A computed fold for a 77-nucleotide RNA from Parvularcula mediterranea, annotated as transfer RNA.
[in-house]
RNA sequence: GCGCCGGUAGCUCAGUUGGUUAGAGCGUACGACUGAUAAUCGUAAGGUCGGAGGUUCAAAUCCUCCUCGGCGCACCA
Repeated sequence: GCGCCGGUAGCUCAGUUGGUUAGAGCGUACGACUGAUAAUCGUAAGGUCGGAGGUUCAAAUCCUCCUCGGCGCACCA
């Protein structure tokens, strides 16, 4: 340099043919339970969907560029 895969909640990850309110588990806070703790149960908070632009009535989802991470190939030595 070229190609491929990936970036979504604090962490690990889903997300169908583009469809209007973006989800789960764990974690966190509060409550229930207990003599108390853990476990368990309930409720809640937590999101520029990596960034910018474009297409569209509508974009996490499609297109372009950029950026970060991983893998392969090439080049150089």
Its mean pLDDT, the model's own confidence on a scale to 100, is 82. It matches the Rfam family "tRNA". By type it is a transfer RNA.